[in-house]
RNA sequence: UCGUGCUAGGUGGGGAGCUUGGGCUGCCCUGUACCCGAAAUGCUCAUGAUGCGGGACUGAAUUCCCGCCCGAGGUUUUGCGCGAGCUCGCUUCAAGGGACCCGAAAGUUAUGAGGAUUCGGUCCCCACGCGGCAGAUGUCUGUAAACCCCGUCAGGUCCGGAAGGAAGCAGCGGUACGUGGACCUCUCUGGGCGCCGUGGGAUCGCCGGGUCUGAGCUCGAGAGUUCGGCGAGGCGAACCGCGCGGAUCGAAGGUGGGUGCACGA
Numbered sequence: 001u002c003g004u005g006c007u008a009g010g011u012g013g014g015g016a017g018c019u020u021g022g023g024c025u026g027c028c029c030u031g032u033a034c035c036c037g038a039a040a041u042g043c044u045c046a047u048g049a050u051g052c053g054g055g056a057c058u059g060a061a062u063u064c065c066c067g068c069c070c071g072a073g074g075u076u077u078u079g080c081g082c083g084a085g086c087u088c089g090c091u092u093c094a095a096g097g098g099a100c101c102c103g104a105a106a107g108u109u110a111u112g113a114g115g116a117u118u119c120g121g122u123c124c125c126c127a128c129g130c131g132g133c134a135g136a137u138g139u140c141u142g143u144a145a146a147c148c149c150c151g152u153c154a155g156g157u158c159c160g161g162a163a164g165g166a167a168g169c170a171g172c173g174g175u176a177c178g179u180g181g182a183c184c185u186c187u188c189u190g191g192g193c194g195c196c197g198u199g200g201g202a203u204c205g206c207c208g209g210g211u212c213u214g215a216g217c218u219c220g221a222g223a224g225u226u227c228g229g230c231g232a233g234g235c236g237a238a239c240c241g242c243g244c245g246g247a248u249c250g251a252a253g254g255u256g257g258g259u260g261c262a263c264g265a
Stems, first nucleotide, its partner, number of pairs: 001265006009058003012030004020046005034055004064258006073249005079244005085239001087237007097227004102222001106218003114213009124201006130194002133190004138183006149174004157166003
């Protein structure tokens, strides 16, 4: 150095999370990388923890181990920046509105403003009267009872030897209950009735008059102060998100090195 058979090792790794801590299932990254079973109500271990149980393949190097470079990605940051995110605080402006004050112009006013007082009217309430309307009653009139209303009762019926008598339907006349119409003079009752009247009350709201006093009164463009605040803006803080920077871990890739045993030639 070569060949054969073995062995350690390997057949994915990493980040955050979970956990007292290690690993695994689960999540994410890398990218292709043996199989089976259990694992979030978790599973398995104890710092010598870098999974557990059962099998298969490979095997000392492209494949195992170590260092370095690069670096996907994750975590962290009271460093910086950004944000029409969200919450809070401070502050500025400010629509419309309320109150107060000043007040242009106008109207009214010594033919009396405003105030006080008094009277009357109106408005409001109550009672009564009058009128109107409606109803009842009443009056007049029409109609109105198969029989159980009245009168008269043809015919017919009944009694009687006869004279005569009796009841009585239809018809005719009338009437009762009822009902139609007219009138409303009288009587009674009622009301979302009234340019009505009388009396009383309440109220000073409006109008008018009398008396006293004697110079203002009404409306109001606009300005100011203040209250309040639709809405708009600025600043700051916390949270959240993003970016840059710092810290930390770091897959894949690149590069350098390291690592057996037995037999035979």

Predicted 3D model of a 265-nucleotide RNA (Bacterial large signal recognition particle RNA) from a Ktedonobacterales bacterium. It matches the Rfam family "Bacterial large signal recognition particle RNA". Its family is annotated with signal recognition particle, plasma membrane targeting and SRP-dependent cotranslational protein targeting to membrane, signal sequence recognition in the Gene Ontology. It is annotated as a non-coding RNA gene. The family is grouped with related families in Rfam's "SRP clan". NCBI's taxonomy places the organism under Bacteria, Bacillati, Chloroflexota, Ktedonobacteria, Ktedonobacterales. The gene name in the source record is ffs.